[in-house]
RNA sequence: UCAGACCACAGGGUAAUCGCUGGUGUAGAAAAUACAUCAGAGGAAAGUCCGGGUAGCACAGAGCAACGACAGUCGCUAACGGCGACCGGGGGAAACCCUAGGGAAAGUGCCACAGAAACGAAACUACCCAAGUCUUCGGACGAGGGAAAAGGUGAAAGGAGUGGGGUAAGAGCCCACAGCGACGCACGGUGACGUGCGGAGGAGGUAAACCCUGUCGGCUACAAGGGAGACUUGAUCACUGGCGGCUCGUCAGCAGGUCGAUUAAAACCCGCUAGAUCAUGUUGGCAACAGCGUGGCUAGAUAGAUGAUUGCCGCGGCGCGCUUUGGCGCGUCGACACAGAACCCGGCUUACGGCUGGUCUGACGCC
RNA sequence: GCCCCGAUAGCUCAGCUGGAUAGAGCAGAGGACUUCUAAGCCUAAGGUCGCAGGUUCAAAUCCUGCUCGGGGUACCA
Numbered sequence: 001u002c003a004g005a006c007c008a009c010a011g012g013g014u015a016a017u018c019g020c021u022g023g024u025g026u027a028g029a030a031a032a033u034a035c036a037u038c039a040g041a042g043g044a045a046a047g048u049c050c051g052g053g054u055a056g057c058a059c060a061g062a063g064c065a066a067c068g069a070c071a072g073u074c075g076c077u078a079a080c081g082g083c084g085a086c087c088g089g090g091g092g093a094a095a096c097c098c099u100a101g102g103g104a105a106a107g108u109g110c111c112a113c114a115g116a117a118a119c120g121a122a123a124c125u126a127c128c129c130a131a132g133u134c135u136u137c138g139g140a141c142g143a144g145g146g147a148a149a150a151g152g153u154g155a156a157a158g159g160a161g162u163g164g165g166g167u168a169a170g171a172g173c174c175c176a177c178a179g180c181g182a183c184g185c186a187c188g189g190u191g192a193c194g195u196g197c198g199g200a201g202g203a204g205g206u207a208a209a210c211c212c213u214g215u216c217g218g219c220u221a222c223a224a225g226g227g228a229g230a231c232u233u234g235a236u237c238a239c240u241g242g243c244g245g246c247u248c249g250u251c252a253g254c255a256g257g258u259c260g261a262u263u264a265a266a267a268c269c270c271g272c273u274a275g276a277u278c279a280u281g282u283u284g285g286c287a288a289c290a291g292c293g294u295g296g297c298u299a300g301a302u303a304g305a306u307g308a309u310u311g312c313c314g315c316g317g318c319g320c321g322c323u324u325u326g327g328c329g330c331g332u333c334g335a336c337a338c339a340g341a342a343c344c345c346g347g348c349u350u351a352c353g354g355c356u357g358g359u360c361u362g363a364c365g366c367c
Numbered sequence: 368g369c370c371c372c373g374a375u376a377g378c379u380c381a382g383c384u385g386g387a388u389a390g391a392g393c394a395g396a397g398g399a400c401u402u403c404u405a406a407g408c409c410u411a412a413g414g415u416c417g418c419a420g421g422u423u424c425a426a427a428u429c430c431u432g433c434u435c436g437g438g439g440u441a442c443c444a
Base pairs, nucleotide, nucleotide: 001363002362003361004360005359006358007357008356012313013312014311015310016309017308018307020040021039022038023037024036025035026034027033042338046349047348049347050346051345052344053343054221055220056219057218061248062247063246064245067217068216069215070214071213072086073085074084075083076082087101088099089098090097091096102212103211107210108209109206110205111204119159124151125150127146128145129144132141133140134139161177162176163175164174165173180202183198184197185196186195187194188193225270226269227268229259230258231257232256233255234254239253240252241251242250277296278295279294280293281292282291283290284289315334316333317332318331319330320329321328322327368440369439370438371437372436373435374434377393378392379391380390386424396410397409398408417433418432419431420430421429
């Protein structure tokens, strides 16, 4: 310098003017309003795909069935289908990347077309035995049977290869060597697993087909829910309801009484923004993450505020000039990516113009 | 905000229990008939099955992620 791999940061700044939302203060009897002052979108606020907080249903409880989600191991976490490290498999020359990765040695289903046969096997060709028939006596045909080593078909052909023996012909039918491998033993590891030794007899694929095993899950979502009752007496067998089913358990209903409230509500108020919080330092850990110290308060709208214009700087494109070839200066153009909080968090996924920094791998060149 | 459904030819739809050369009606094109036209008749054409990836021998169909479109839902019943 070129090619590549992996991360991190950032997501324009500033001034003036005009506006918007909220808090506080002052004026105002109060509302409205005015003035002052402070604060005012993101890394994804998005998609709404997972998980939790929170709320209601009883303090969500117990058991069964069903349904759904997930799937290597160990850890992290409030939790997760997320994250970290590792194991196994795959890709790459390497840095590094990908991995829905339990079970097909429980059962069932499916495997189109082609092919004889598509998975409890099967005889189309070729091979072997052969009753028998014909015969030009050379032979030809051949009922029936044997045989899965060969051919052809197919994505896949019972799925352990080579050599030898064996046989009418053959075949793990038998033997030797090699190979996959449930399982057993030893060693190492918390574990997945790795290495070594033995190894009866086991052998198609498909579980993003049903299913089996294990783990988790009560339902509904801030349009939850509250402001919109409280107490008490009677009834409480049965029935109905309490957010899918059954059983248990429990509460409510129905009637009466006393007290209280009402500008009535999807539009108003609360929930509503101080929190698994943010910044920074430090300790432990490979890491995810956790502990501790110090400091900070950081949008809360409801048709939905957070904006617009102009100047300067910055950025990018183009042109010209200078140059120590790294850049610098001048002019001009562009107003500039994806996108806008709506109860709040942790993740995932997706979108994103331009600019910046770092680490690593390979090739070439120079010292 | 929350939840559900759909996307296949120009239009309306079927197929989606994996194996077709992806099919039907209408529309459009050509032909034949007719003096001419319509109707009826004959013929062929027209498809990235919304997009991307995966599972499988094989995907419109199964799984995952996106894009676009449509619908429902507020307190009680």